[in-house]
């Protein structure tokens, strides 16, 4: 140096105005960009997380029915943690370059779910969660 084990820590941004009883949801104008990889920096490229959905796997509580009445055995029903699996949005055109759907230039496009006096990427909430994954630190073995 890569590799395994344990812990420790850190991991997402983003509004103003018009109408309107009423909008951070309509309409106009504005604003944001999560991890990892890439011949050269990426919201649109290949992947992965995060909500949601199955699940015959694994485990773990609750609770029924049967055997056994001391430990227990066998099966169902739900509910949780995991794991597998499904779902999961958008880029094009010209320049420089050896090399760029990543830089410059130009002109587009996207964005869970639930709630809201009224439609959400920016507002609340589940979430002091989760988390791709980043640093360190111990131990291990090559």
């Nucleotide at each position: 140096u890569a590799c395994g084990u344990g812990c420790u820590c850190c991991g997402g941004g983003g509004u103003c105005g018009g109408u309107g009883u009423g909008a951070g949801u309509c309409c106009g104008a504005a604003c944001c960009g999560g991890c990892g990889g890439u011949g050269a920096u990426a919201g649109u490229c290949c992947g992965c997380g995060a909500c949601c959905c199955g699940u015959u796997c694994c485990u773990c509580g609750u609770u029924c029915c049967g055997c056994a009445c001391c430990c227990g055995c066998g099966g169902g029903a739900c509910g949780g943690c995991g794991g597998c699996g499904g779902u999961u949005g958008a880029g094009c055109c010209g320049g420089u370059g050896g090399a760029a759907u990543u830089c410059c230039g130009g002109g587009a496009c996207c964005g869970a779910c639930a709630g809201u006096c009224a439609a959400a990427g920016u507002c609340u909430g589940g979430a002091u969660g989760g988390g791709a994954g980043a640093a360190g630190c111990a131990c291990g073995a090559a």
FMN riboswitch aptamer (RFN element) from Arthrobacter agilis, 142 nucleotides, folded computationally.
The coordinates come from a structure-prediction model, not an experiment, and the mean pLDDT is 82.
The model forms 100% of the base pairs in the Rfam consensus.
The sequence was found by an Rfam model in a public genome assembly.